[in-house]
Molecule: transfer RNA
Organism: Candidatus Nealsonbacteria bacterium
């Protein structure tokens, strides 16, 4: 220098162009003498960044950034 893949909640990951979710973790309540387990509830998101297409974008297109693999 070139090709490809990834970037979404604190962590690991989902999500047919049509309300952004799950598990674990965290808060609160129940249970318990207490802790753990278990049950219920809740908070937590500029979907890496900036543009574009579209009635509507995490999703499609372009550019950039970061990480990884391969080629030279």
């Nucleotide at each position: 220098g070139g090709a490809c893949g990834g970037c979404u909640a604190g962590c690991u990951c989902a999500a047919u162009g049509g309300u952004a979710g799950a598990g674990c973790g965290c808060c609160u309540g129940g249970c318990u003498u207490a802790c753990a387990u278990c049950c219920a509830u809740g908070a937590g998101g500029u979907u890496a960044u900036a543009g574009g297409u579209u009635c509507g974008a995490a999703u499609c297109c372009u550019a950039u950034g970061c990480c990884g693999u391969c080629c030279a």